[in-house]
């Protein structure tokens, strides 16, 4: 300096806001409606490379079976195992909006 199944989506969580619902406030009271409010714990919603879970996939090992026999290669089966590590802005983008979302395992640092 270069390379990697070091892959993939799903569910959930930390976290996040405010379209919708609910809460609260106001419009003479109630219902309804409208407006405001996320300096409202909430339901819906968004949601992690460096969070969790299971699954699929990939890889490794020997075993068994098939290819008439033996060996190799190949194919299939079941079993066991591996799938590591991971500090990080500013700025921009999407959506109603924000974010540990996306740019991005980026820039940079080590």
């Nucleotide at each position: 300096c270069a390379a990697u199944a070091a892959g993939g989506g799903c569910a959930c969580u930390a976290g996040g806001g405010u379209u919708c619902c609910g809460g609260c406030u106001g419009a003479u009271u109630g219902c309804a409606u409208c407006a405001g409010u996320g300096a409202c714990u909430g339901g819906u919603c968004c949601g992690a490379g460096a969070g969790u879970g299971a699954c699929c996939g990939a890889c490794c090992u020997g075993c068994c079976a098939g290819c008439a026999g033996c060996g190799u290669a190949c194919u299939g089966g079941a079993a066991g195992g591996u799938u590591a590590c991971a500090c990080g802005g500013a700025g921009g983008g999407a959506u109603a909006a924000a974010a540990g979302c996306c740019c991005g395992g980026g820039a940079g640092a080590u």

The prediction has a mean pLDDT of 82.
This is a predicted structure of a 110-nucleotide RNA (Guanidine-I riboswitch aptamer) from a Pseudomonadota bacterium.
The sequence was found by an Rfam model in a public genome assembly.